Record summary:
The prediction has a mean pLDDT of 80. Predicted 3D model of a 73-nucleotide RNA (transfer RNA) from a Planctomycetota bacterium. Lineage of the source: Bacteria > Pseudomonadati > Planctomycetota. It matches the Rfam family "tRNA". By type it is a transfer RNA. The RNAcentral record of the sequence draws on ENA.

[in-house]
């Protein structure tokens, strides 16, 4: 420099053809125990890298940056 893939909650990853952003663990809180683990209920947490664009509507679709692996010179 050129060419794929890729970026979502702390962490591991979903989200069908564009239709209200979720699980799992972890954190927090109460139950349960003499206590702690284990278990059982609940709560909290998201500028979906960043900027634009298209659409009634964008994590998804285009476009230009940033980063990650990766292939080729």
């Nucleotide at each position: 420099g050129g060419g794929g893939u890729u970026g979502u909650a702390g962490c591991u990853c979903a989200a069908u053809c564009g239709g209200a952003a979720g699980a799992g663990c972890a954190c927090c809180u109460g139950g349960u125990u003499u206590g702690c683990a284990a278990c059982c209920a609940g709560a909290a947490g998201g500028u979906u890298c960043g900027g634009g664009g298209u659409u009634c509507a964008a994590g998804u679709c285009c476009c230009c940056g940033c980063g990650a692996c990766u292939c080729c010179a």